Predicted 3D model of a 117-nucleotide RNA (SAM riboswitch aptamer (S box leader)) from a Bacteroidota bacterium. The organism belongs to Bacteroidota, within Bacteria. Of the family's consensus pairs, 97% are formed in the model. It was read from a public genome assembly, where an Rfam model found it.

């Protein structure tokens, strides 16, 4: 970097350095930000996956499955639903002409983890 699978409306802060941007890409919105953005460091926290530990299935063992547990670990995360929308389907209301608004479902893209190449 690519592919596959799963999840994404919950959760979770302070301090120091620094000094203007940031919320993935593009577009339209809407927000955050000198009362300090993004980035780096320290500490703390959250708990999704992997791992550890315990219990059960359960009978000697192994593997597997389910549950529990932040637990020395590996990642990740700690404004706003992945901040909202864009593409498709279907429904409702308004308009009667093109359309506008709203709810639901699906996809695409993205993020995170695990596995493979």
């Nucleotide at each position: 970097c690519u592919c596959u699978u799963a999840u994404c409306a919950a959760g979770a802060a302070a301090g120091g350095c620094u000094g203007a941007g940031g919320g993935a890409a593009c577009a339209g919105g809407c927000c955050c930000u000198g009362u300090g953005a993004a980035g780096c460091c320290u500490u703390a926290g959250c708990a999704a996956c992997c791992g550890g530990u315990c219990c059960a299935u359960a009978g000697c063992g192994a593997a597997a499955u389910g549950g529990a547990u932040g637990c020395u670990g590996g990642u990740g995360c700690u404004a706003c639903a992945u901040c909202c929308u864009g593409c498709c389907c279907a429904c409702g209301a308004c308009a009667c002409u093109c359309g506008u608004c709203g709810c639901g479902g699906g996809a695409a893209a993205g993020a995170u983890a695990a596995g493979a190449g």